[in-house]
Context: one part of a larger RNA
C1' cells in the first nucleotide's frame, strides 16, 4: 500500500449522478394512530411506555387429595375445596453501565411521474414505465365451423357448438371516448366500360395439278418467266367470353387525418364579431414548459441563506388529445423525481486496532 473486520473528538450529507455504502430501527405486551379511500384499507401509520431477580398478596384456568352426605351398596352419585401446575395483575425489595443484557429480528414521514394490482422477462451486462392480466371493443366462424399443421391421408380446434371457438386492438375501477369515408383497406352492389384462356374465322402468305409464254432443238426434251383450282400448311380481324379493375354505396374501438390570411371594442392590449381562401373534415371534452416545450434555467408563486432539479399555477401545445385510448384514481412497486426526521467515517480529514496478502530479510 491492498483486502476483511472493529473503534473514533467536533460536525452530521458539507460526499456523490444518486445518502451508493455504513450506521440506525428491530422481539413481545400495552397505549395511541392523520390525510385520503374502491370503506376492504392506509396501519406495524406516526409517536410513546414496559420487560431481570426475589418476597408477599390477589384473580383466572386445569387437575382434584383428605373429609362429609345420599341411596338403588356401586370401579355409584353429590357437596367441598387442600395441594400441585400454568397464565396474569398489584405492592414491596434488590443487583448491574446495561434486564427483548447474546444471536436472530421493519428506519420512518411527506410529494410527484409511470404502471391498477399478485405475476412474467433479456439462462451469462437491462426486472422496468416493457410483457401478461381480469375487464372493454371490433371482426370472422352454423359445424365436414372458422383457423392451424400437413403435397395427402389425417390431426388439432373439440368428444367443444355463437354464454362456443379463432384473430386483432385496448388494458382494474371512475368520468368519458368528439369531427372526417376524399386516399388506403374491408364489406355489399350490379347497369355500363375494360378484360385472359377458349370459341370464332374474315384476311394474308407458302406449296402445287394445270394453262399461257421466252430461249435452244427437226422432234422428244432441257432451262426459264408468269397466272394459279383443290388439298396441306401459314397468318389470324370482327364477334362471344368470368373474376378483377374502373364504377355506385357503407364502414374509423379499420390504416389513418383533424387549416391559413386580413380587419374589428371610447387608454393600451386583446378580439366575443366580420371578411376571404382552401379542405374529406379543420382538434371537441380533458390535460398542458409534460417520460411530450426547440427557444428555455419561459414567467409567477412555494420550498433553501443561496434551487438548470422538484411542487403549484399560467398557456405563446417548435411538435398533447380521446381504446395507436384522454383525464383522474385508493391499494400495490428490489421502478423513478424532489423534500424532511432519525442515523451515521459518504464527507470536512483523517487516526488507531486485529487478521490475511503484497513487500524486505533469512
Nucleotide at each position: 500500500c491492498u483486502c476483511u473486520g472493529g473503534u473514533u473528538a467536533a460536525g452530521g450529507a458539507a460526499c456523490u449522478c444518486a445518502g451508493c455504502a455504513u450506521a440506525a430501527u428491530g422481539a413481545c405486551a400495552c397505549c395511541g394512530u392523520a390525510a385520503c379511500u374502491u370503506c376492504g384499507g392506509a396501519a406495524g401509520a406516526a409517536g410513546g411506555u414496559g420487560u431481570g431477580u426475589c418476597a408477599u398478596g390477589g384473580u383466572c384456568u386445569g387437575u382434584g387429595a383428605g373429609a362429609g352426605g345420599a341411596u338403588u351398596u356401586a370401579c355409584u352419585c353429590c357437596u367441598g375445596g387442600a395441594g400441585c401446575a400454568g397464565a396474569u395483575c398489584a405492592u414491596g425489595a434488590u443487583c448491574g453501565c446495561a434486564g427483548a443484557g447474546a444471536a436472530a429480528u421493519g428506519g420512518g414521514g411527506g410529494u410527484g411521474g409511470c404502471g391498477a394490482c399478485u405475476g412474467u422477462u433479456u439462462a451469462c451486462u437491462a426486472a422496468a414505465a416493457a410483457c401478461a392480466c381480469a375487464g372493454g371493443a371490433g371482426u370472422c366462424u352454423g359445424c365436414u365451423a372458422a383457423g392451424u399443421c400437413g403435397a395427402a391421408a389425417g390431426a388439432c380446434g373439440a368428444u367443444g357448438u355463437a354464454u362456443a371457438g379463432g384473430c386483432u386492438c385496448u388494458g382494474a375501477c371512475g368520468c368519458c371516448u368528439g369531427c372526417c369515408c376524399g386516399g388506403u383497406g374491408c364489406u355489399g352492389g350490379a347497369a355500363g366500360g375494360u378484360u385472359a384462356a377458349g370459341g370464332g374465322g374474315a384476311u394474308u402468305c407458302g406449296u402445287c395439278a394445270u394453262g399461257c409464254u421466252g430461249u435452244a432443238g427437226c422432234a422428244a426434251u432441257a432451262c426459264g418467266g408468269u397466272a394459279g383450282a383443290a388439298g396441306c400448311g401459314u397468318u389470324g380481324a370482327a364477334c362471344c367470353g368470368a373474376a378483377g379493375c374502373c364504377c355506385c354505396a357503407g364502414u374509423a374501438a379499420a390504416c389513418g387525418g383533424c387549416g391559413g390570411c386580413c380587419g374589428u371594442a371610447a387608454c393600451u392590449a386583446u378580439a366575443a364579431c366580420g371578411g376571404u381562401c382552401c379542405u374529406a373534415a379543420g382538434g371537441u371534452a380533458g390535460c398542458g414548459a409534460a417520460a411530450u416545450u426547440c427557444c428555455u434555467u419561459g414567467u409567477c408563486g412555494g420550498g433553501u441563506a443561496a434551487g438548470u432539479u422538484c411542487c403549484g399555477a399560467c398557456c405563446u401545445g417548435c411538435a398533447c388529445g380521446a381504446a395507436u385510448g384522454g383525464c383522474g384514481u385508493a391499494a400495490c412497486g428490489a421502478c423513478u423525481u424532489c423534500c424532511c426526521c432519525g442515523c451515521u467515517g459518504u464527507c470536512u480529514c483523517a487516526a488507531c486496532c486485529a487478521g490475511g496478502g503484497a513487500c524486505u530479510c533469512a